Predicted 3D model of a 348-nucleotide part of an RNA (small-subunit ribosomal RNA, central domain) from an uncultured bacterium. The full RNA is in RNAcentral, with records from ENA and SILVA. Its mean pLDDT, the model's own confidence on a scale to 100, is 89. Its Rfam family is "Bacterial small subunit ribosomal RNA".
Context: one part of a larger RNA
Parts: sequence; C1' cells; structure tokens
RNA sequence: CUGGGCUUAAAGGGCGCGUAGGCGGCCUGCCAAGUCAGGGGUGAAAUCUUUCGGCUUAACCGGAAAACAGCUUCUGAUACUGGCGGGCUCGAGGGAGGUAGGGGCAGAUGGAACUUCGGGUGGAGCGGUGAAAUGUGUAGAUAUCCGAAGGAACGCCGGUGGCGAAAGCGAUCUGCUGGAUCUCUUCUGACGCUGAGGCGCGAAAGCCAGGGGAGCAAACGGGAUUAGAUACCCCGGUAGUCCUGGCCCUAAACGAUGGGCGCUGGGUAGCGAGCUUACAUGGGCCCGCUGCCGAAGCUAAAGUGGUAAGCGCCCCGCCUGGGGAGUAUGGUCGCAAGGCUGAAACUC
Repeated sequence: CUGGGCUUAAAGGGCGCGUAGGCGGCCUGCCAAGUCAGGGGUGAAAUCUUUCGGCUUAACCGGAAAACAGCUUCUGAUACUGGCGGGCUCGAGGGAGGUAGGGGCAGAUGGAACUUCGGGUGGAGCGGUGAAAUGUGUAGAUAUCCGAAGGAACGCCGGUGGCGAAAGCGAUCUGCUGGAUCUCUUCUGACGCUGAGGCGCGAAAGCCAGGGGAGCAAACGGGAUUAGAUACCCCGGUAGUCCUGGCCCUAAACGAUGGGCGCUGGGUAGCGAGCUUACAUGGGCCCGCUGCCGAAGCUAAAGUGGUAAGCGCCCCGCCUGGGGAGUAUGGUCGCAAGGCUGAAACUC
C1' cells in the first nucleotide's frame, strides 16, 4: 500500500460557516466521453511460461508456441455514470398564521446575605478545633437594634424540565436580535449532503492597558499536627475572581460515540405544538424534542437497541505495539506563558 478499524483496547477534529473537490431525487429526448461488443494496427530482441531439440546430465545454448500491462483506430450498443435540453414535486428552501424557551447583546431596577463605617443597648469574653493555639476584645469586641456605603452572586420556583452548533445560558422589567417547532387548499422547482485548505466562535487559568475590589482565595506569613509536614486543619492574606478594550486557543472541550439521508418489533414517562370528539377536570390520532426499559440484530464483553454501537449509501477527520515523546528539530502563530505541526537513535 491493499486491508482492518475509531463508546471503554491505538483512533471522531472542541464547535460552526463555507471554498475547491467528492457524492447526489422522479419522468423524458438527444450525444456517445466513461462503459460494453466485434475487427484492424502496434506492443523490438533478450528475459519469464509451455514444448521440442543440442552439448554424457545440469547449468548453458538453439527452434517453436504462448504471453505482455496497455496504447491507438474503425464499426456498433445505450441499461448504468456523464454532458446538453424539456418536464415533475416527495428532498431543500421561501411565504402566511400560531407556539414554547435560563438562546444572544444592551440598559434599568430589586430583595436576602456579607463586609466596612457611624450611632444606641450591653459589659467579658469572642472566635476557632479532634483538642488547641496563633487571631480578636475594657482604647468596649462577640451579641443585638437603627442608619449609611460597597462589591459580587441571584434562594424558593427548579424538574434524568427548557434553550443553544459547541463553549455555555437561571432575580425582575424594557429595547434590539439569532434559531427551533407546529399548521396551511400557498410559492420556487433538486436550488441538495459533506467539506481538504480558509474564516469565525471557543470553559477555566494566564497575559497587556485602564477601572473596581464585598466575599472567597494560588503565592506568602503565622498557629497546630507530625519523626519531618515546603500538606491535609486553624488565623490572616496578595495576585486573581468582577467590568471595559485587546490577546491567549487549551480541557476527562465527554454521549470518551463526526455530519447527512433512508430502512428496521414493542412498552412507558416528561416538555412543546396541532387535529378530532358527545364540549369534559377526559379520551383518540399525529408531529418535534428529551428520558427510561427492552425484541431482533450487533458487540470481546460491559452494553447498545427508531436519540443504534442494527441494516445500507455519501462526504470529512483520525489510528497502525509500549517507552523514548506530544520530547528534539524545522516551520508557523503568540507580548509572554506557550499553542499548532511533529520525528529519530536507543530500548522492551
């Protein structure tokens, strides 16, 4: 390479948009490029294969046949693929009318708690732990009441409930805005799927500049514990956590399961639409989403099982023994930290 694979053994890109490319619904006409059939030309010799022969045999040598991937040309076929043209509506999209939602961005507002500050009451402890101590308090703490300020987060509702491509998104209200889904006697007429590169988004931590700083809290200081204790526990505490702008681009970025389409027994529950009925707090039907249990099947098993890991097709990414190593080197990106790409020797 041909293969075989990718939930857990090595292996799904963190997620989207999309370029090239690959692939592509139903009916029909033409062309005949792919495809198929037949004929011609070419495919040097040697080699290889088969056979016959020559050296006593073999190697070796000679004759003959076959073979040679193909290339080219002519004639023909038209099912499939392709090209050009016409048509269709079930794929896809648009329109109309509804619905649900912590989807996104911005602004405004609110209450509980906390801390600090001011004042009142009060008078010896408080705090903390396994037990203590550091700490704090007669310069009046803790507790309690009133007031003020500040920052961050939004209890209950809250739910294997909802929304989002993923990261992720929960106080309330307002404005702007993306998507989904349902219904229709509506329109376009294959406009589709995937997607190497590319572009964008991307938790936390971290970085730059400017703000902010209540609580928490790496580092750091102290008290304990201990043989030691650079920890676990306690008292403090700075970056940071928050906001604005700009970077970084990683993750157990997980369903450890790429995307799309079709097909394949059942049962049960939740959320959101619609239709129907004798108008009812009910029943039946149907669509979308989210769970559970399980037939067949699949699987090494665990398990999975219409949300497939079943049966198929299309496209992309990735794997190829462990260590060395996500290291070195080169390239590229970054302010840096570092990211992406990514070996070999050697060794088992």